[in-house]
Context: one part of a larger RNA
Molecule: large-subunit ribosomal RNA, domain IV
Organism: metagenome
RNA sequence: CUGUGGUUAAGGAACUCGGCAAACUACCUCUGUAACUUCGGGAUAAAGAGGACCUUGUUAGGGUGAUGGGCUUGCGCCCGGAGCUUGAGAAGGUGGCACAAACCAGGGGGAAGCGACUGUUUACUAAAAACACAGCAGUGUGCCAAGCCGUAAGGCGCUGUAUACACUGUGACGCCUGCCCGGUGCCGGAAGGUUACGGGGAAGGGUUAGCCGUAAGGCGAAGCUCUGAACCUAAGCCCCGGUAAACGGCGGCCGUAACUAUAACGGUCCUAAGGUAGCGAAAUUCCUUGUCGGGUAAGUUCCGACCUGCACGAAUGGCGUAACGACUUCCCUACUGUCUCAACCACAGACCCA
Numbered sequence: 001c002u003g004u005g006g007u008u009a010a011g012g013a014a015c016u017c018g019g020c021a022a023a024c025u026a027c028c029u030c031u032g033u034a035a036c037u038u039c040g041g042g043a044u045a046a047a048g049a050g051g052a053c054c055u056u057g058u059u060a061g062g063g064u065g066a067u068g069g070g071c072u073u074g075c076g077c078c079c080g081g082a083g084c085u086u087g088a089g090a091a092g093g094u095g096g097c098a099c100a101a102a103c104c105a106g107g108g109g110g111a112a113g114c115g116a117c118u119g120u121u122u123a124c125u126a127a128a129a130a131c132a133c134a135g136c137a138g139u140g141u142g143c144c145a146a147g148c149c150g151u152a153a154g155g156c157g158c159u160g161u162a163u164a165c166a167c168u169g170u171g172a173c174g175c176c177u178g179c180c181c182g183g184u185g186c187c188g189g190a191a192g193g194u195u196a197c198g199g200g201g202a203a204g205g206g207u208u209a210g211c212c213g214u215a216a217g218g219c220g221a222a223g224c225u226c227u228g229a230a231c232c233u234a235a236g237c238c239c240c241g242g243u244a245a246a247c248g249g250c251g252g253c254c255g256u257a258a259c260u261a262u263a264a265c266g267g268u269c270c271u272a273a274g275g276u277a278g279c280g281a282a283a284u285u286c287c288u289u290g291u292c293g294g295g296u297a298a299g300u301u302c303c304g305a306c307c308u309g310c311a312c313g314a315a316u317g318g319c320g321u322a323a324c325g326a327c328u329u330c331c332c333u334a335c336u337g338u339c340u341c342a343a344c345c346a347c348a349g350a351c352c353c354a
Base pairs, nucleotide, nucleotide: 001349002348003347004346005345006344007343008342010340011339014338019335027051028050029049030048031047036041038172052094053093054092055091056090061086062085063084064083068079069078070077071076095099107333108332109331110330111329112328113327114325115324119131120130135170136169137168138167139166140165141164147156148155149154173320174319175318176317178250179249180248183247184246185243186242187241188240189239192238193237194236198232199231203227204226205225206224207223210219211218212217251269252268253267254266255265278312279309290306291305292304293303294302
């Protein structure tokens, strides 16, 4: 010097991103216990008091209940209380620095955010506000169900049957969940348009018996063959409706009131419709350390408001919420070597000498 453990004057978080780490607390009995609340909780809330040993004392009381006695035909019942065992409380006294004497063994409170809760998770850097959850809602499925695994046979679903099963979203509970179906999706519709394979076969090409021609060449039936128009023909798409707890979306400019300011009001453009309730500088606010208030001597964090919401908003749920949380943030109290500022002790290393 390093590690582990221990003690420390005065101060007591001044340390630090942050009380990280450490310390305080800790058990039993008794007293006492707030806001809030889903009336269960919160709660070991908080805040306090007592605790050893001896004597009275074989304490009071409790448990068990022998020998014995009485009654009974018997089964059995009654009296009695030995012994063993357990044992609070009280009074008086005694010792120690210290009496839950060691080990073991909650620090507490206030406020806010998120998630209701108990649970689950990145085996080996993340335990959480992430996942799950009960509850809520939607969609599909009538049974040889839908869905899923498998090429198939077959299996799960299920030896279940719509109060069931599958899938999706939300996520206890309370109060609620607004407007838009133009786009995309899904569901329904079938009149019209478009449309494949297939059917159909108009028409055209190749080939050539034959015919024409002096020749070159031309025409060319049947057959074979290569193309192939009209017309007929499904779902789908176009089209017509519905549907947002389906995917999603939810405006701009100008003017206006007898101080000013602001605009209940008016005009205009656009849209499928222009954001309702509630909340709001928020896990969301760029400007921003917004402004005001609280807390501090001093507060970019925190709490309460305001609303100018760059860019909240209603099951991609909105706003609250008791209880809960090795979650996140702020404050207070107690406590401390975290610090001012370091010192010493013990052990184990490193190091030096042998």